This is a predicted structure of an 85-nucleotide RNA (c-di-GMP-I riboswitch aptamer) from a Gammaproteobacteria bacterium. Its Rfam family is "c-di-GMP-I riboswitch aptamer". Rfam links the family to the GO term cyclic-di-GMP binding. The prediction has a mean pLDDT of 88.
[in-house]
C1' cells in the first nucleotide's frame, strides 16, 4: 500500500423511541436507550433527498427558491485502531 474471508484482543459509535434544550422547519445538541455500523471518524466537492424563515410568482389557499439540513442515501476527498497477505 492492499484486503476485511477467517481467528483474536482492547474497545468505539448509537437508529427508532423517551426526557430536557436549540431551531420557522427539516433537523441538531445533551441524557437514557441499542436497530445496526470496520470508518456509523471528519469534509456538503458531485449526484440525490428533506425543509422553506426570508424572497419571488400567484391570490381558492398553492407553486418556485438554500445562504438551511442529511456524512446512518450513494460517490468522492481526508485521517485512523486491530487483524490478514
Nucleotide at each position: 500500500u492492499c484486503u476485511g474471508a477467517a481467528c483474536a484482543a482492547g474497545g468505539g459509535c448509537a437508529a427508532a423511541c423517551c426526557c430536557a434544550c436549540c431551531g420557522a422547519a427539516a433537523g441538531g445538541c445533551g441524557g437514557g436507550g441499542u436497530c445496526g455500523c470496520a470508518a456509523a471518524g471528519c469534509c456538503a466537492c458531485c449526484g440525490a433527498u428533506c425543509u422553506a424563515c426570508g424572497g419571488g410568482u400567484a391570490c381558492g389557499g398553492a407553486c418556485c427558491u438554500a445562504g438551511g439540513a442529511u456524512a446512518g442515501c450513494g460517490g468522492g476527498g481526508u485521517u485512523a485502531c486491530c487483524a490478514g497477505c
Of the family's consensus pairs, 95% are formed in the model.